[in-house]
Molecule: c-di-GMP-I-GGC riboswitch aptamer
Organism: Bacillota bacterium
RNA sequence: CCUCGAAAGGGCAAACUUCGCGAAAGCGAAGGACGCAAAGCUACGGGUCUAAAACUCCCGAAAUUAGGAGCAUGACAGCCGGGUUACCGAAG
Numbered sequence: 001c002c003u004c005g006a007a008a009g010g011g012c013a014a015a016c017u018u019c020g021c022g023a024a025a026g027c028g029a030a031g032g033a034c035g036c037a038a039a040g041c042u043a044c045g046g047g048u049c050u051a052a053a054a055c056u057c058c059c060g061a062a063a064u065u066a067g068g069a070g071c072a073u074g075a076c077a078g079c080c081g082g083g084u085u086a087c088c089g090a091a092g
Base pairs, nucleotide, nucleotide: 002092004089005088011036012035016031017030018029019028020027021026034078040084041083042082044081045080046079047076048075049074053073055070056069057068058067
């Protein structure tokens, strides 16, 4: 130093509950621990989730409204890669 993960000290926190935000996915805070050696950060590639508004289409004689479908500009870093930063240091 590492593509490694023994020890120790610590760290994070799934489901669920409460409160708040949001149309929703989801997010924040508190409680709580299923797990995690990057479960730190980053939506860059793939993927997944959502669809109120906008847009497109369907419906409709037509406009508006309602309804249906699509669509990310929304979300997820605890789905997989990439990028980037980092504590400890036994064996190799």